[in-house]
Model confidence (mean pLDDT): 79 of 100. The RNA shown here (FMN riboswitch aptamer (RFN element)) has 132 nucleotides and comes from uncultured Olsenella sp. The RNAcentral record of the sequence draws on MGnify.

RNA sequence: UUUCAGGGCGGGGCGAGAUUCCCCACUGGCGGUAAUGGGCGCGAAGUUCGCCCGAGUCCGCGCGCCGCACCAAAAAGAGCGGCUGACCUGGUGAGAUUCCAGGACCAACGGUCAAAGUCCGGAUGAGAGAAA
Numbered sequence: 001u002u003u004c005a006g007g008g009c010g011g012g013g014c015g016a017g018a019u020u021c022c023c024c025a026c027u028g029g030c031g032g033u034a035a036u037g038g039g040c041g042c043g044a045a046g047u048u049c050g051c052c053c054g055a056g057u058c059c060g061c062g063c064g065c066c067g068c069a070c071c072a073a074a075a076a077g078a079g080c081g082g083c084u085g086a087c088c089u090g091g092u093g094a095g096a097u098u099c100c101a102g103g104a105c106c107a108a109c110g111g112u113c114a115a116a117g118u119c120c121g122g123a124u125g126a127g128a129g130a131a132a
Stems, first nucleotide, its partner, number of pairs: 001132004010024004025118002027107002029061004037053005042046001056105002064083005070077001087103005109121003
């Protein structure tokens, strides 16, 4: 510098009206950690080789919201600061909030004939970062 970089309401109920309520359902950004885990490859032979995968709830970040400063003022904006969701139980083991089993829980702002993680909008945006 260029490119890439978010998924999900299907069925039923009540109702004038709900993908917003209720019952069932469905989804899970980025980096780290990664147990002696899982998968694959190769070999005569790996506790010692190579490749891939592995946490929504752990650690950190992005997104979002607020403030400060710059400015005549307003908006925008790189910068600085603050706020920002949710996990337990059992099993194995030296070691797991990551594996296995079970049961839970969480999900910005604005909008809407009715309250939204899943619809519409800011957004053909921004972006942790990834690749070349």
Record summary:
Its Rfam family is "FMN riboswitch aptamer (RFN element)". About the family: The RFN element is a highly conserved domain that is found frequently in the 5'-untranslated regions of prokaryotic mRNAs that encode for flavin mononucleotide (FMN) biosynthesis and transport proteins. Of the family's consensus pairs, 100% are formed in the model.